[in-house]
Context: one part of a larger RNA
RNA sequence: CUGGGCGUAAAGCGCGCGUAGGCGGUUAGUUAAGUUAGAUGUGAAAGCCCCGGGCUCAACCUGGGAACUGCAUUUAAAACUGGCUAACUAGAGUAUGGUAGAGGAGAGUGGAAUUUCAGGUGUAGCGGUGAAAUGCGUAGAUAUCUGAAGGAACACCAGUGGCGAAGGCGGCUCUCUGGACCAAUACUGACGCUGAGGUGCGAAAGCGUGGGUAGCAAACGGGAUUAGAUACCCCGGUAGUCCACGCCCAACACGAUGUCCAACUAGCCGUUGGCCGGCUUGACCCCUUAGUGGCGCAGCUAACGCGUUAGGUUGACCGCCUGGGGAGUACGCCGGCAACGGUAAAACUC
Numbered sequence: 001c002u003g004g005g006c007g008u009a010a011a012g013c014g015c016g017c018g019u020a021g022g023c024g025g026u027u028a029g030u031u032a033a034g035u036u037a038g039a040u041g042u043g044a045a046a047g048c049c050c051c052g053g054g055c056u057c058a059a060c061c062u063g064g065g066a067a068c069u070g071c072a073u074u075u076a077a078a079a080c081u082g083g084c085u086a087a088c089u090a091g092a093g094u095a096u097g098g099u100a101g102a103g104g105a106g107a108g109u110g111g112a113a114u115u116u117c118a119g120g121u122g123u124a125g126c127g128g129u130g131a132a133a134u135g136c137g138u139a140g141a142u143a144u145c146u147g148a149a150g151g152a153a154c155a156c157c158a159g160u161g162g163c164g165a166a167g168g169c170g171g172c173u174c175u176c177u178g179g180a181c182c183a184a185u186a187c188u189g190a191c192g193c194u195g196a197g198g199u200g201c202g203a204a205a206g207c208g209u210g211g212g213u214a215g216c217a218a219a220c221g222g223g224a225u226u227a228g229a230u231a232c233c234c235c236g237g238u239a240g241u242c243c244a245c246g247c248c249c250a251a252c253a254c255g256a257u258g259u260c261c262a263a264c265u266a267g268c269c270g271u272u273g274g275c276c277g278g279c280u281u282g283a284c285c286c287c288u289u290a291g292u293g294g295c296g297c298a299g300c301u302a303a304c305g306c307g308u309u310a311g312g313u314u315g316a317c318c319g320c321c322u323g324g325g326g327a328g329u330a331c332g333c334c335g336g337c338a339a340c341g342g343u344a345a346a347a348c349u350c
Stems, first nucleotide, its partner, number of pairs: 004321003007304002012318001014201004021194003025088007033081002035077008049065006091191001092188005097182003103177007110154001115149007125136002162169002206247006215241002220236004258317003262313001267295008277285002279282001299306002323350003332343004
């Protein structure tokens, strides 16, 4: 260097964008860097290998040959790769017209409910549990009616439904804004794929500053339970949960399955969006297309299972794995306000 792997055994970066690099559609011409062939020079000797010779044999010594798969120069070839030139439209993209959507940001607004406050009615309990007690209540609670305040979340619709790269996104309205899909034309003419570094996003918890605080609730206090109970149950309750701005960057960040392309085989049943067509105009049928589910042939798999949304058959590029523990630790460096994160061993041991 080649050879093996990554759904569950070790192994896909949480997810994008993108630099270098790697790889790259069709046709013609040209070039000759890669590539191929020939020639010349060189590739020391010894050694290895082959055929001989000499020590009685062998080791050893020795003659000849082969080999030295390389490098340089030169002559040719032009299929493939590369370079250059010219062109193309099947990849990619743009325009026009439509479609669906909890995609994102900001502003406004609505009702139900909880809590608190004020007032009315009203009287002795309420609440809570396995049972209780702490707690609340004659200073009038619970219940009930009216009004007010304030914060947070949006029942039904709701769906193996939708949208988003992932994290994620759910009352309603408006403004700004990203992407996807469909139909046919027109246009650009390879503008593409991947992507080390880099850069951006990234649930929750946590941190900083300033607000806000209804409910819930780490910590904490009390009541129970218990041998004990630093818990499970109950009564309270502060950070936090919410908002603005700035950090943090880790998750069972999961489909435990990287991104992109192609073709294959055998389909069947559902569902969401679009389009064309059909008639018996319907809550219809069919075709096609983009998603999203359930079965299943071939094939694959250690099995489980996967199976046109592949884990099947191929290709391009990146990431990662190499027995368990030590350890995702120490040290060093980088990042962070900190918490901690990133990178990442060894001794030793089984």